Predicted 3D model of a 494-nucleotide part of an RNA (small-subunit ribosomal RNA, 5' domain) from a Chloroherpetonaceae bacterium.
Context: one part of a larger RNA
Order: sequence, then C1' cells, then structure tokens
RNA sequence: GGACGAACGCUGGCGGCGUGCCUAACACAUGCAAGCCAGAGGAAAGCAGCAAUGUGAGUACUCGGCGCAAGGGUGCGUAACGCAUAGGUUAUCUACCCUUCGGUUCGGAAUAACUCCGCGAAAGCGGAGAUAAUGCCGGAUAUUGAGGAGACUUGAAAGAGCAAUCGCCGAAGGAUGAGCUUAUGUCCCAUCAGGUAGUUGGUAGGGUAACGGCCUACCAAGCCGACGACGGGUAGCUGGUCUGAGAGGAUGAUCAGCCACACUGGAACUGAGACACGGUCCAGACUCCUACGGGAGGCAGCAGUGAGGAAUAUUGCUCAAUGGGUGAAAGCCUGAAGCAGCAACGCCGCGUGGGCGAUGAAGGUCUUCGGAUUGUAAAGCCCUUUUGCAGGGGACGAAAAACUCGCUCAGCGAGCCUGACGGUACUCUGCGAAUAAGCCACGGCUAACUCUGUGCCAGCAGCCGCGGUGAUACAGAGGUGGCAAGCGUUGUCC
Repeated sequence: GGACGAACGCUGGCGGCGUGCCUAACACAUGCAAGCCAGAGGAAAGCAGCAAUGUGAGUACUCGGCGCAAGGGUGCGUAACGCAUAGGUUAUCUACCCUUCGGUUCGGAAUAACUCCGCGAAAGCGGAGAUAAUGCCGGAUAUUGAGGAGACUUGAAAGAGCAAUCGCCGAAGGAUGAGCUUAUGUCCCAUCAGGUAGUUGGUAGGGUAACGGCCUACCAAGCCGACGACGGGUAGCUGGUCUGAGAGGAUGAUCAGCCACACUGGAACUGAGACACGGUCCAGACUCCUACGGGAGGCAGCAGUGAGGAAUAUUGCUCAAUGGGUGAAAGCCUGAAGCAGCAACGCCGCGUGGGCGAUGAAGGUCUUCGGAUUGUAAAGCCCUUUUGCAGGGGACGAAAAACUCGCUCAGCGAGCCUGACGGUACUCUGCGAAUAAGCCACGGCUAACUCUGUGCCAGCAGCCGCGGUGAUACAGAGGUGGCAAGCGUUGUCC
C1' cells in the first nucleotide's frame, strides 16, 4: 500500500447491486417448510322434509400409485480414492424420459376404511364380521430375456374412459444418474521408528448390482517402512478469493462442483436409488405429558426465542415469473425461488447548490498595535431544482399452458386469461436554496502553526520520543492539511 462475512468510537442525506451467527454440530416455545392423483372402497353429524328421500358428498376417511434419496441446512467427523486431474469397468446397476420390436389371456383368495365387542388416562391396541381395486396369488403364452455345450428348464402383464387417449408387461438400444477401480497430487511433529494375525497371498465357498479378506474354512508366511510406515496434532476438498511484476505466500464467507453429517451411538426395512434432516427399531443423555401402568419429542429447513459472544436481520408477501412434486388437464403443494423489511457491512453512483459579489462588513484569532488572517467566505443581487415535499399519469418483467376459432392438423396461426413486488420504478406539473457534513491529523517519518492553560503534573505515543515556566509533541481555541457519507482505531492475511 492492498484486502475483509469484520468489530469498536464519533458522525450520518439518497439510490442501485451485493452481503449479513466467523462464537455453543449449545438448548429450543409457536407457526409454516411434501405432497399430489379420470386406479378402488366410501361414511356421519347437521340441514330440508309428515315420510320416502334429498343434501351434506363421491367430501372426510381408507386401500392403491408416484413423490418423500430431490430441493433446503450445516462443516461435527474425515489426512482418506475424501477431494482434484487423467483413465479403466470384458467386474456393474440405473425409477421417471426417448427410440425400436413384441405382448396385454384365463382364473382365485384375501384385506383396510366400515359394523359389532373389548382393553387403555392417553398414545394406541386386540377380537369377530362384510367388501373393492391399476393391491396380492395361481394357470396359460414367450423373442434377441435368464440358466445350459445341447436336448431342455425357467420367467410377465392392469386396467380406466363415450371417445380421443392415458396406462400395464417383456426385450434391445440411448440418455441421465450412480457404484467400484488405477496413476499422480493433497498440512505440521522424527522430542512418533518400527508397524501389522484377516495381517499379506493362495484354494474353496458365501455375499453383493458388481471386482475384492468384503466375510468364512483351510494352506502358506507374508505385507508396509527414512522416497517417512505406525503414532500424535490440525483440517471438509476443489473451481476460486486476497496479495504479489511474477515465482510464491495466505485463504476456502457469499456463488458453483464433490464429500460428510442430521440430539449421541448402533441397526436394518421399504425402494430403481437410503442404511433415509421433517421414516422405522434398539440403547443413551436431555425436555415434556401422565390416572404412575405408560407415553411424546429432535430447527446443522424458513422466521423466531434463550444462551454464548466484540459481533451478524422479519415469528413479512406471493406462487406473478423460474424450477420441482403430482395429475390427461384445470389445478393443488412448494419458507426452493421471486420479492419486500432491518443493518453505511461492502462496492458503485448522486447530492448537500451555481454565478456575480470589497467600504475586504461585523464577530473570532493573532499582533511589532501599523495591521494581518478567517475571506468572495458571509450579507446582498441573479439563477437552477438533482434530491425533498405535494399533485397527475403509470410500467417492463407475461406469454405460454388450458379454452375458443381458423388452417396446408402429432403441428402452426389468431383471440382470451394471469403481477407478490407495486400505485413501486419511471415520467409530467407545482413549491422553494429550500431537507442534507463530518471525521482524523498538523515534532520527524508525513501533507499541514500559532496563542492560551498546564509545569516530569495532568497527559500523549506506531517508532524515535514529548511534558521539570516561553511545549508547533499534553488540554482548549483560532488557523491549516487530508479524506469525505464517511472518518479514525483495533484484529487478521499478503
């Protein structure tokens, strides 16, 4: 000198774009953050009615399908194939999507919601009875599937709808995503020097989507290490960011990719995919409810609270856009996202007026008492209106999907609907210099000097050093210098 997710002191007009718990992966009240559905079954209370019945309502609820493994958060752990770069997979899987080929046949038994009975304070649970399906099971069929050298063996489906159409099953290919694996690179300590028995390799088997001591039995005695094994400490890695002429050094907030984690530890289930943040089970700590028998919970999602701390925001609006889930679609859901709020936390831009104005006013300060300086500064005259205030107009972001119409019809064209932000931005008119300047320094380094007070006191200080009666170094004042909605200090990095 530059930089910062900064903090502190003094000060503070506006806008745009960003950024905002770096500490306790500490504990959390409350609300919201993951639902959707042309498969299927299907209430009741209430209301109307004399009743039948209608309505409530194909709603609630339930079975089923897809989703919940994404999106969002955090950086605890991890020195590792975790990450980065370049490869391999003849050792592998891949729901939804796309392309191609073929198929979609005949039957069956259950079960939930529901009804009845029972247990329990609750959470919830048990028994009996009835019923449906795109839920479950059996038979048939089978190409280029699987197994096999071959004969051969084995393996499937689901319907809905008036229809268009949407589905379902098998096979092959693609796309996307993922698993595994190889080489190289990846912090400090040698005051860590030897480490290792599933250890290293083989055979056989098991297991996995898949190779493999991944696991088991047996056999052999190997394997790693000063090119740093093993141990200890620290740490998510990268693209990047800061600095620097570069080499390098430091760093890993925001954004993007990968990894890990979800109260702590362990485990599997379901599934194409998890050993699953808002799923299950077990154990533990903590909090809460309890009729004391037993139960409930997990903000490192968005807000918000307490605590810790020098320190870090609203319990906001909307699904209008983009994207995601679901659905044929309308739509529904979406604290993703888009916006708004708070904070000079940062960067950038703008303003706090412009011109003229000397008897060089007054006041202040200094003075050699002549004057000098503040200083064209003020006043005054003329002008402008960014900003501000008031009033009028008023967006872009939104054209799609759907629907209607037309056409040369798997498509195209036209019409129509939809805005949280927001009556915001922007623009026009009016008013009036009106609403808007501070902070630090002035001994040298280092741009900028005098007076008064103080008297080694009070104090200053980054270094050298100032202060003991003439202090340009302390304190105040005038003046001056620097930067400016900021200025200075502290911390950290180069």